The RNA shown here (TPP riboswitch aptamer (THI element)) has 95 nucleotides and comes from Wickerhamiella sorbophila.
[in-house]
RNA sequence: GCAGCGUACAGCGGGUGCCCCUAACAGGGCUGAGAUUACACCGUUUGAACUCGAUCAAGCUAGUACUUGCGUGAGAAAUGUAUGUUGCUCUAGGU
Numbered sequence: 001g002c003a004g005c006g007u008a009c010a011g012c013g014g015g016u017g018c019c020c021c022u023a024a025c026a027g028g029g030c031u032g033a034g035a036u037u038a039c040a041c042c043g044u045u046u047g048a049a050c051u052c053g054a055u056c057a058a059g060c061u062a063g064u065a066c067u068u069g070c071g072u073g074a075g076a077a078a079u080g081u082a083u084g085u086u087g088c089u090c091u092a093g094g095u
Stems, first nucleotide, its partner, number of pairs: 001088010011044004016038001017030004050075003056069004
């Protein structure tokens, strides 16, 4: 000096569903990082955060939820600063 990874901060992006009950709100249950727009959580191109396909297909379930596929499909945000660490390269000095 370059690159990777971690952390913090900032910018930007994203989702907030299903079931029971109720006139509705509230309340309860399920999965999950996040399901009450949260001082939160997640993602930031090496991009499965998230959207479309999709009330898709298979399985499971109380469930249009959940798991898997679809997906070497299509889209999707701009990254920056500081610091730690690992690796590589270059230069100077010493031995």
Rfam family: TPP riboswitch aptamer (THI element). About the family: Vitamin B(1) in its active form thiamin pyrophosphate (TPP) is an essential coenzyme that is synthesised by coupling of pyrimidine and thiazole moieties in bacteria. Rfam links the family to the GO term thiamine pyrophosphate binding. Lineage of the source: Eukaryota > Fungi > Dikarya > saccharomyceta > Wickerhamiella.